[in-house]
RNA sequence: CAAGGCGAUGCGGGAGAGCCCAGCCCGACGGUCACACGUCAGGUAUGGCGCCGACGGAGCAACCACCCCCGGAAACUCUCAGGCACAAUCACCGUAUCGUUGGA
Numbered sequence: 001c002a003a004g005g006c007g008a009u010g011c012g013g014g015a016g017a018g019c020c021c022a023g024c025c026c027g028a029c030g031g032u033c034a035c036a037c038g039u040c041a042g043g044u045a046u047g048g049c050g051c052c053g054a055c056g057g058a059g060c061a062a063c064c065a066c067c068c069c070c071g072g073a074a075a076c077u078c079u080c081a082g083g084c085a086c087a088a089u090c091a092c093c094g095u096a097u098c099g100u101u102g103g104a
Stems, first nucleotide, its partner, number of pairs: 004101010018049001020048003023044003027040004050084003056080001057078003063072002
């Protein structure tokens, strides 16, 4: 002291699944003597059913390790949490900087 490995941060890319139904609130229009009622738009930490998996969590397993037991282990599986217009989140990929490891 290089390549490479690991971690953090920044930047770029980055999917899936109901803009569902009802209740409630609220605004506009129609309507009424006034209510009721109807239509449309918005909101919801309300209820219901359906669905998604690439944050998190859990489970098993190829495999690794081990005398044995114990252990590690996924983008698979389950959906507890989370999510289902846009947005946000986001595994993963690339790249830059910093730290650490490494020692051609």
Predicted 3D model of a 104-nucleotide RNA (Glycine riboswitch aptamer). It was read from a public genome assembly, where an Rfam model found it. Model confidence (mean pLDDT): 81 of 100.